[in-house]
């Protein structure tokens, strides 16, 4: 050092829930909690998934409905890049 990677070690992150806040929603920040993570650090310019507020067709006398749609979200869905602790076998 490379690959790999534990009932080691030294720390570190946090799903459900729940308070509370921000959003039209999905989802986010905050506290709390602890199911799990060797990248569960970062990167949304690749893929999926999820919302659909605005637009855009259509239906409808009207209130309104539907269907597409990301410029919204996800990285604790997979890839890829970037970076980084630690060492038993």
């Nucleotide at each position: 050092g490379a690959c790999a990677g534990a009932u080691a070690a030294u720390g570190g992150c946090a799903a459900a829930c729940c308070u509370u806040u921000c959003g039209a929603a999905a989802g986010g920040g905050a506290g709390g909690g602890g199911c799990g993570c060797a990248a569960a650090g970062c990167c949304a310019a690749g893929g999926g998934u999820c919302u659909a507020a605005g637009g855009u067709u259509c239906c409808a006398a009207a209130g309104g409905g539907a269907a597409c749609u990301a410029u919204g979200a996800u990285u604790g869905c997979c890839a890829g890049g970037c970076c980084g602790c630690c060492u038993a076998a």
This is a predicted structure of an 89-nucleotide RNA (c-di-GMP-I riboswitch aptamer) from a Syntrophomonadaceae bacterium. Of the family's consensus pairs, 100% are formed in the model. The coordinates come from a structure-prediction model, not an experiment, and the mean pLDDT is 88.